RNA sequence: CUUAUCCAGAGUGGUAGAGGGUACAGGCCCGAUGAAGCCACAGCAACCAGGCCCGAGAGCCCAGGUGCUAAUUCCUGCCCGGUAAGGGAGAGAUAAG
Numbered sequence: 001c002u003u004a005u006c007c008a009g010a011g012u013g014g015u016a017g018a019g020g021g022u023a024c025a026g027g028c029c030c031g032a033u034g035a036a037g038c039c040a041c042a043g044c045a046a047c048c049a050g051g052c053c054c055g056a057g058a059g060c061c062c063a064g065g066u067g068c069u070a071a072u073u074c075c076u077g078c079c080c081g082g083u084a085a086g087g088g089a090g091a092g093a094u095a096a097g
Base pairs, nucleotide, nucleotide: 001097002096003095004094005093006092011041012040013039014038015037019030020029021028024077025076026075027074042069043068044067047065048064050061051060052059073091078088079087080086
C1' cells in the first nucleotide's frame, strides 16, 4: 500500500505503584477493594497454516503462526439526514498478501 473484518466471545495470580480507556478535544467510565507496563497460567475467536468432505461452491474438524480477554473500536467530532433514527467518510486495530 491492497483486501477483509471490527454491536459476538473470553481473566485469574505474581510483580509494579498511578494512572488508563489509540493521539487531540468534549463527554462518560475504570482505577489504592491497586491503573499502565512486565511475567505465569487459563480462556475466547478462527484470519492464515494443517486435516476431512466435495464436480464445484459451501461446510466440518483442529489449534501450529498471529490476535484478543470492561463498556460497539466506550460515545461524539467530518458528510448525508430533520440538531433524530440510520447510513457513510476519516482515523485506529487485527489478519492475509
Predicted 3D model of a 97-nucleotide RNA (SAM riboswitch aptamer (S box leader)) from uncultured Candidatus Acidiferrum sp. The sequence is in RNAcentral, with records from MGnify. It matches the Rfam family "SAM riboswitch aptamer (S box leader)". A reference for the family is Grundy and Henkin (1998), "The S box regulon: a new global transcription termination control system for methionine and cysteine biosynthesis genes in gram-positive bacteria", Mol Microbiol.